Small-subunit ribosomal RNA from a marine sediment metagenome, 1370 nucleotides, folded computationally. The coordinates come from a structure-prediction model, not an experiment, and the mean pLDDT is 85.
[in-house]
RNA sequence: ACGAGCUAGUAACACCUUGGUUACCUACCCUGUACUCGGGCAUAACUGCGAGAAAUCGUAGCUAAUUCCCGAUGGUCUUGUAAAAGUAAAGGUUUCGGCCGGUACAGGAGGGGCUUAGGUCCGAUCAGUUUGUUGGUAGGGUCAUGGCCUACCAAGACUACGACCGGUAGGGGAGGUGAGAGCCUGACCCCCAGCGAGGGCACUGAGACACGGGCCCUACUCCUACGGGAGGCCGCAGUCGAGAAUAUUGCGCAAUGGACGAAAGUCUGACGCAGCGACGCCGCGUGCAGGAAGAAUGCCUACGGGUUGUAAACUGCUUUUUGUGCCGAUAAAGCCUUCGGGUUGAUAGUAGGUACAGAAUAAGGGGUGGCUAACUUCGUGCCAGCAGCAGCGGUAAUACGAAGGCCCCGAGUGUUAUCCGGAUUUAUUGGGCGUAAAGCGUACGUAGGGGGCUUGGUGCGUCUCUUGUUAAAUCUCACUGCCUAACGGUGAGGCUGCAAGGGAUACGGCUAGGCUAGAGGAUGCGAGAGGUCUGUGGAACGCACGGUGUAGGGGUGAUAUCCGUUGAUAUCGUGCGGAACACCAAAGGCGAAGGCAGCAGACUGGCGCAUUCCUGACCCUGAGGUACGAAAGCGUGGGUAGCGAACGGGAUUAGAUACCCCGGUAGUCCACGCCGUAAACGAUGCUGGCUAGCUGUUUCGAGUAUCGACCCUCGGAGUGGCGCAGCUAACGCGUUAAGCGAACCGCCUGGGAAGUACGGCCGCAAGGCUGAAACUCAAAGGAAUAGACGGGGACUCGCACAAGCGGAGGAGCAUGAGGUUUAAUUCGACACUAAGCGAGGAACCUUACCAGGGCUUGACACCUAGACGAACGUUUUGGGAAACCAAAAUUUUUCUUCGGAACGGCUAGGCAGGUGCUGCAUGGUUGUCGUCAGCUCGUGUCUUGAGAUGUUCCAUUAAGUUGGGAAACGAGCGCAACCCUUGCUGUAUGUUACAAGUGUCAUACGGUACUGCCCCGAUUCACGGGGAGGAAGGAGGGGACGACGCUAAAUCAGCAUGGCCCUUUGAUGCCCUGGGCUACACUCAUGCUACAAUGGCCGAUACAACGGGUUGCGAAGCUGUAAGGCGGAGCUAAUCUCUAAAAGUCGGUCUCAGUUCGGAUUGAGGGCUGCAAUUCGCCCUCAUGAAGUUGGAUUCACUAGUAAUCGCGGAUCAGCACGCCGCGGUGAAUACGUUCUCGAGUCUUGUACUCACCGCCCGUCACGUCAAGGGAGCUGGGAGUACCUGAAGCUUCGGCUAGUUCGGAGUUAGGGUAAGCUUGGUGACAUGGACGAAGUCGUAACAAGGCACGUGUAGCGGAAGCUGUGCGUG
Repeated sequence: ACGAGCUAGUAACACCUUGGUUACCUACCCUGUACUCGGGCAUAACUGCGAGAAAUCGUAGCUAAUUCCCGAUGGUCUUGUAAAAGUAAAGGUUUCGGCCGGUACAGGAGGGGCUUAGGUCCGAUCAGUUUGUUGGUAGGGUCAUGGCCUACCAAGACUACGACCGGUAGGGGAGGUGAGAGCCUGACCCCCAGCGAGGGCACUGAGACACGGGCCCUACUCCUACGGGAGGCCGCAGUCGAGAAUAUUGCGCAAUGGACGAAAGUCUGACGCAGCGACGCCGCGUGCAGGAAGAAUGCCUACGGGUUGUAAACUGCUUUUUGUGCCGAUAAAGCCUUCGGGUUGAUAGUAGGUACAGAAUAAGGGGUGGCUAACUUCGUGCCAGCAGCAGCGGUAAUACGAAGGCCCCGAGUGUUAUCCGGAUUUAUUGGGCGUAAAGCGUACGUAGGGGGCUUGGUGCGUCUCUUGUUAAAUCUCACUGCCUAACGGUGAGGCUGCAAGGGAUACGGCUAGGCUAGAGGAUGCGAGAGGUCUGUGGAACGCACGGUGUAGGGGUGAUAUCCGUUGAUAUCGUGCGGAACACCAAAGGCGAAGGCAGCAGACUGGCGCAUUCCUGACCCUGAGGUACGAAAGCGUGGGUAGCGAACGGGAUUAGAUACCCCGGUAGUCCACGCCGUAAACGAUGCUGGCUAGCUGUUUCGAGUAUCGACCCUCGGAGUGGCGCAGCUAACGCGUUAAGCGAACCGCCUGGGAAGUACGGCCGCAAGGCUGAAACUCAAAGGAAUAGACGGGGACUCGCACAAGCGGAGGAGCAUGAGGUUUAAUUCGACACUAAGCGAGGAACCUUACCAGGGCUUGACACCUAGACGAACGUUUUGGGAAACCAAAAUUUUUCUUCGGAACGGCUAGGCAGGUGCUGCAUGGUUGUCGUCAGCUCGUGUCUUGAGAUGUUCCAUUAAGUUGGGAAACGAGCGCAACCCUUGCUGUAUGUUACAAGUGUCAUACGGUACUGCCCCGAUUCACGGGGAGGAAGGAGGGGACGACGCUAAAUCAGCAUGGCCCUUUGAUGCCCUGGGCUACACUCAUGCUACAAUGGCCGAUACAACGGGUUGCGAAGCUGUAAGGCGGAGCUAAUCUCUAAAAGUCGGUCUCAGUUCGGAUUGAGGGCUGCAAUUCGCCCUCAUGAAGUUGGAUUCACUAGUAAUCGCGGAUCAGCACGCCGCGGUGAAUACGUUCUCGAGUCUUGUACUCACCGCCCGUCACGUCAAGGGAGCUGGGAGUACCUGAAGCUUCGGCUAGUUCGGAGUUAGGGUAAGCUUGGUGACAUGGACGAAGUCGUAACAAGGCACGUGUAGCGGAAGCUGUGCGUG
């Protein structure tokens, strides 16, 4: 050695469960039997002396015991077969009854030692380990077995059922979670183990190798007189340190328990209590009732209101809690006693009771875009910030910050870390592997796993019953105790486990037999590019020689390098050489796979069918292992015709380390030896069983038939296609399964890093096999769908091309745009779809711009209040560029209830105003695709679904037009038609047209055209081709009309409008004058006029239509060269007028020239409009007379009354037109056709695109950050080995002075030396990787990605990559 503390070590009989101990021990306690006699020697305390700083020690002396020693006795004790021998004790106290002891033995209870079986973490990038090791004999040692130790003998023992090594870790009862199976954990409580500063050792003892005992070594701390000494909080408090972080140096032994004691009692930081901490669990409160169509405040607002909200105030009530006062426990059993009684509470004046006071003393935290319950305003403006995930924030943020509202929980609420769950996401319950990750390249086969029919035995597995155990606590249920609960008590159950005994025998195992359906063999027949070796054949090709022959050949998209007059190419003959085998040939055959092809021979493996003769489960799978294993590559030696990495040259190109071409070395071929990988693929492991068929093909057999064969039918074995059920995410698979069940093996667990690093094994090398992590991302991926796209396909359209005609691009001018300039050159529009556009008309105005001058409730609207006045107007004066400012004069109203109202300016306040911003906040409107034929819906059906069908298909059409067919049937928006116009015609009307009558003409209302008729084609339909009739024919011509949508297309400057901004005396508002929008080195766009003779000029002369006109059109006439002027008839228009049409026609002239072309520019003089033509209008006349001789690349329009050409009218407008919108006159050419360009439509195909190809995306390089690996080394840790040294202790030997003695030997902790092993840190440097809004170079991949891609291998190259060779189709 208990109790108390801690978990460092330990992967182990440490722990747990179950047995054993005939191989053992046990103080105190209980039971039984027997004994307890006689004698003796010391010593501590203490005293004296002494040493020492101290710790402590020495020496002399005295003494006691239940201390120690000797003797006696000796049983149910020990040894021994027996005889026999050996071995014990302690007394104390007493009231004399006894009580407490002691010794020996036997037994019990409890405690312990040893041992057995099973269980007990990770790593195989730890595969071999071991010499006391494994066993035996003898001895020693121990309470006891045992290599526990020693000697000798033998050579064993452990290990893929994971030894050994490394890492980590106390184990269990239990705790958390979970439906469970599990997964994670081992704090608090209980059991066991281990530890006590680190390490070693024994002593004492019943028990220890001993937390508060001893010795030694080491580290540390302290004391010291320097000689020596002392110490061990991982006991309770407490201090320091570290840290994000963890309590009082409290009270008491009153209770429970422990040690000692006969007892009283003493000790007890065990324990009982208190203190601190919301750390957890539980309970309670912070009040309850009434109280407005609802105060105030805050917030929002559509300005009406809403919300905060019965919330508050206010009224009434209650008093848990709180405060104060009074009373006040249970927990006490014992102990003492004179037997009457006395006495013991830390907690605690606590719990509890009671009285009084007073709503009094008491609410926070998180969230509010989705997941996820709860929303508004303001601020901010990819900033500041948020964030669990995806993601919010770039001026309207429910996602940031604040406020208000709301939601959730509540003395708590959130955050972080960790575990389980959800996660069937490691799948035993309960997953997968064709394409998502995943079947080993293939076979043979070891261990292992699994295994046909039947009989007997056994009873191992299995099942059942009983018994024991599975500590208590925990858990569940019932009852119960503290007011309740938490917490506790009692009982029952459970603890899924293990063991023992009894029973059952179907199934599995084992054992002994039998069988033939699996498997194998035998006999006969058969097919085959199966393999190895040897020989041999023809075609082609190349080379050499010879003949013929002459200038080219070859090659390409086109070239060139190259070959050739030293004779090529072509052609004929002869010879040599190597490699590969056309046709047959096939979806065909064979092989395990890789793979195998002329023909013949030799040797040889496998397979199928038929016969049903033999063996008798001999079988299946298969971790390791072994063998085989395309191409490339490697070694040695040969060989080399063709081809052909590398390499050289020529092209292409921006470049071209490529694609194409000319050459060409390794290699390709053979022999031998390596390598051991492929998209080694059916991306589908092997074996056997079951589950509809149809149809090819190879091969064998049977039947029928035949002379024989073929054909046909049936049975097998292979190899294909389609397909039911079923399966599948879908695609698809489907008796050759990816279906249904069975056995075994291999493999997977997000993407990248990476098949990389490190280590190991293999290899000559290249490299192969095995195979991570840090870090990083929120995806990577499969199948299918709709689109979009393609240097994919098919079909079809379009003035898209082609065929034509005329232009543009060159010139001058006009107009617009860019740019530049400017005080301003206002603004918008920018490929097609901006640029003669907004603008259908900028001198002022317009006008938005600039300069300057002015105004401030305003140029304009509404309302309120006040004072004033009619207002408006007119006139005058001064200043001024005007606006405006200042002043003066003049004139007066309507209604009236006489207050005033209307009206006006003034003042004040609400407000006005803004062409300021945002077209990416909007409405409306518009362009474009495109007048293209499309875009959708309802119901039904199909699909897990997205979605499809309808709408595809066959015809046809201008048309999704129509017909047919069809899982669709219908419908809508589009198409067409309805509308307008034009062409023919009828009727009616007749102003102005016409000379009249009429009806060319005008107006209105009708008719006509529908493939109606005939022929042909087509499917009989739709429809197409032709014809007749007809003014017109298949839509007669033209117009209006623009589907769903796309373009964040355009417009905030037409208008409207959300939000923002300006506006209180220097306004982004308003007014005015002047200027600008008209600038001018240039560039672009749209036009006009030309370059001339199909023309120009002059003269004469003919024929339109659409339109306009009263502030207007304006005739005749007169006048001027003319523009124009005078004039004013007529006309509100079929009346008058603009109004002359022009090209044309007739005649004349010019004669190819920078001109009689062309008209720019400039000068002069005029006219018109207008307040005003300088900046800046138009027109006329005269003069001037530039460029330009038909326009490069390129490009535009047009298909018939069209192009071209000619003039006329109108809008706008005072004036101004080459523009725009219309009108008519004259009036062509061409279309073979759809190859190409552009655009569009339908179907289909591929896709890694979906912001949709103006897409996506790869690699080097440069810069920055990060982690990891290598690394000359440097420096730590760990475990061992060898040797040296070696304390204490123990064992043993020896000595004599016999001691608490000395010496030797052995053993050992520790220390030292040495070489390695293992595992970290650090490290110049070089390497790859990951990540990082806008870097560089290219374009590899996705479409046929512009050279199909991928893959193994080899060479090469800035890089993606390219090329060779074999393979795959993904």